[in-house]
Context: one part of a larger RNA
RNA sequence: CUGGGCGUAAAGCGCGCGUAGGCGGGCUGUUAAGUCGGGGGUGAGAUCCCGGGGCUUACCCCCGGAAGUGCAUUUGAUACUGAACGGCUUGAGUAUGGGAGAGGGAAGUGGAAUUCCUGGUGUAGCGGUGAAAUGCGUAGAUAUCAGGAGGAACACCGGUGGCGAAGGCGACUUCCUGGACCAAUACUGACGCUGAGGCGCGAAGGCGUGGGGAGCAAACAGGAUUAGAUACCCUGGUAGUCCACGCAGUAAACGGUGAUCACUAGGUGUAGCGGGUAUUGACCCCUGCUGUGCCGGAGUUAACGCAUUAAGUGAUCCGCCUGGGGAGUACGGCCGCAAGGUUAAAACUC
Repeated sequence: CUGGGCGUAAAGCGCGCGUAGGCGGGCUGUUAAGUCGGGGGUGAGAUCCCGGGGCUUACCCCCGGAAGUGCAUUUGAUACUGAACGGCUUGAGUAUGGGAGAGGGAAGUGGAAUUCCUGGUGUAGCGGUGAAAUGCGUAGAUAUCAGGAGGAACACCGGUGGCGAAGGCGACUUCCUGGACCAAUACUGACGCUGAGGCGCGAAGGCGUGGGGAGCAAACAGGAUUAGAUACCCUGGUAGUCCACGCAGUAAACGGUGAUCACUAGGUGUAGCGGGUAUUGACCCCUGCUGUGCCGGAGUUAACGCAUUAAGUGAUCCGCCUGGGGAGUACGGCCGCAAGGUUAAAACUC
């Protein structure tokens, strides 16, 4: 080294792009590096194994043989792998025509609601709770009407509906822009898959600078409750929540299920784009591809369950696990303004 695993027992990196590397479609001939065969060389002796022999035997010793899986060399074989060349189209991609979408970025616009301000009407309460109180109100509140300001979020549509690699994305319009899907042809000709390092994206909360601040609301204050109540309930309320730029880099970042390819019964919804039949008006019926759900067979699983969106059957590549605690901690390194992140033990103990 060779093992077994990773939905829930320990274990899939939060997600992409991609370097090295690993792996890689079908055909002809060439080569002969890997691979396989033959030859001679070497592979010290002792030891081990086999056959003899010497000590009365044995241990021990002596002689001979075999073995020596290895190495370089030489000569062959050419199925597979490799190498260089040629050619192929099914993998991959490009072009053409379509329709779908909260995909991303920027700018502008809109209505409902909350709050505040001004004015009118109006008078003694309002608010809040299990019940209250703190609180607000005769300096005129609550309620109601009109006008204005400002910020944030976009009811209905809305749907196990859609889009995105993930995080995530929901008013409307415009501009810029990414991806996927379908159809029919044409073209390129293996251009592919994965991906250690690396680079990028990455909810909420947090940090820095400058804005903004309606509502909500950690902290905080008060009122209740209670034996107490540093809570749950109530009245307030600051960071924050919002914007710009920069940092941070973590989540039950979950489908707790890495990516890609192939194969393996069905049934039934739904979304997008087709084909056929029919009527030609949408439907209806049959059917193809892509996505998204439910049910279920074989198979699988410790069971639960999964089941063409696999956790089934195979292949390639990466990541990870190896008893519980100590501990995702200490130390050191790297990163960060800090908070901290990342990499990551041991003693000891059961």